[in-house]
């Protein structure tokens, strides 16, 4: 450096819930909490699931949400086997 991920050290994030505030909504921000995450950094390119308008022997098509649902991209701390 690279792959790898340890009863190793020092560090990080923060589910569900609650509060407030935006948003038709799925949910985002901020608090406050702490299920668990070695990428639980960050990207919305594919899928999947979700919200919304449309159509309607229709199963689709257009916005959008979701990166803690998964593939992919891409960036990073440590250094045991």
């Nucleotide at each position: 450096c690279g792959c790898c991920g340890a009863c190793a050290a020092g560090a990080g994030c923060a589910c569900a819930c609650c509060c407030a505030u935006c948003g038709c909504g799925a949910g985002a921000u901020g608090g406050g909490g702490u299920c668990g995450c070695a990428a639980a950094g960050c990207c919305a390119g594919g899928a999947g699931u979700c919200u919304c308008g449309g159509a309607g022997a229709g199963u689709c098509c257009g916005a959008g949400a979701u990166c803690g649902u998964c593939c992919g991209g891409u960036u990073g701390c440590c250094g045991a086997a």

c-di-GMP-I riboswitch aptamer from a Gemmatimonadaceae bacterium, 81 nucleotides, folded computationally. Of the family's consensus pairs, 95% are formed in the model. Its mean pLDDT, the model's own confidence on a scale to 100, is 85. It was read from a public genome assembly, where an Rfam model found it. NCBI's taxonomy places the organism under Bacteria, Pseudomonadati, Gemmatimonadia, Gemmatimonadales, Gemmatimonadaceae.